Predicted 3D model of a 187-nucleotide RNA (Lysine riboswitch aptamer) from an uncultured Clostridia bacterium. Its mean pLDDT, the model's own confidence on a scale to 100, is 78. The sequence was found by an Rfam model in a public genome assembly. Of the family's consensus pairs, 98% are formed in the model.
[in-house]
RNA sequence: ACAAAAGAUAGAGGUUGCAAUGCCUAUCAGUACUUCAGAAUCGGGACGGUGUCGGUCCGAUGGGUUUUGAAAGAAAGGCGGUGUUGCCGAAGAUUUUUAAGCCGACACGCUUGAAGGUCUGGGCGUAACGUGAAUAAUGUUGCGACUGUCAUCAUAACCGUGUGUUUGAUGGAGGGCUAUCGCAUAU
Numbered sequence: 001a002c003a004a005a006a007g008a009u010a011g012a013g014g015u016u017g018c019a020a021u022g023c024c025u026a027u028c029a030g031u032a033c034u035u036c037a038g039a040a041u042c043g044g045g046a047c048g049g050u051g052u053c054g055g056u057c058c059g060a061u062g063g064g065u066u067u068u069g070a071a072a073g074a075a076a077g078g079c080g081g082u083g084u085u086g087c088c089g090a091a092g093a094u095u096u097u098u099a100a101g102c103c104g105a106c107a108c109g110c111u112u113g114a115a116g117g118u119c120u121g122g123g124c125g126u127a128a129c130g131u132g133a134a135u136a137a138u139g140u141u142g143c144g145a146c147u148g149u150c151a152u153c154a155u156a157a158c159c160g161u162g163u164g165u166u167u168g169a170u171g172g173a174g175g176g177c178u179a180u181c182g183c184a185u186a187u
């Protein structure tokens, strides 16, 4: 003079960063459900999203299903605006185990939560396949440029002369990147 790793703290990517939540509006929709008046049809129908088995209740004065007309007539999810909050694996997807949910059992499925595994830096556009009432929006995969970051290489310029800044190309991933502490008055 230079100088770790583990670890800790604080930050950056974006003016369309991510998510949650309150309020308002449109859409959902003149839809679902309900009532009345007909028509047809069936012997069964209701109680759980589906199937099987069982249980309970209703039922030829009526019940169920489909359909026509009339009356009245929603909601949830998703979008937009606005406010607040938490944050930077923010968050999302997929998968395994587990708990709860429904009259009971079994099987599957769905919803919510917990504990793991794997993948994705971020937003945008686009194609296909899904979700969705939808042409809105959104999930996955592929492709495309953009953007932030680091590494390598190259050229020119700058001054603070350096493991520097700027520009360009290529490539990688967030377990990353930047700063400080720490180790370190060590060696």
Stems, first nucleotide, its partner, number of pairs: 007181005014088001017087008034071009044058004049108006091120011121147002124144008149172006156166003159162001